[in-house]
RNA sequence: CGGAGGAAUUCCGGAGAAUCCCUUUUUAUAAGGGUGCCGAAGGUGCAAGGGGCUCGCCCCGAAUCUCUCAGGCAAAAGGACGGAACGGCUU
Numbered sequence: 001c002g003g004a005g006g007a008a009u010u011c012c013g014g015a016g017a018a019u020c021c022c023u024u025u026u027u028a029u030a031a032g033g034g035u036g037c038c039g040a041a042g043g044u045g046c047a048a049g050g051g052g053c054u055c056g057c058c059c060c061g062a063a064u065c066u067c068u069c070a071g072g073c074a075a076a077a078g079g080a081c082g083g084a085a086c087g088g089c090u091u
Base pairs, nucleotide, nucleotide: 003091004090005089009085010084011083012082013081018035020034021033022032023031024030036073037072038071042069043067045065049060050059051058052057053056
């Protein structure tokens, strides 16, 4: 110098679902309660495969799948994921 992997940071794009109902008063984009929904922060569950053993159970084990605990259902914010910049470090 070139190639590959890649933490953190910055920028761009980025879906879904009630601006629902009731109460309070400090009048608020707040708090509490109720009903109906969403799946893309985070979290739960597991297929192939691997391992253990008392041999039909246990452990490890992915996702944008699943659950809806958390979160969310105007805008803003957040946002998995994708792209770009930069890039400790490793080879």
Predicted 3D model of a 91-nucleotide RNA (Glycine riboswitch aptamer). The sequence was found by an Rfam model in a public genome assembly.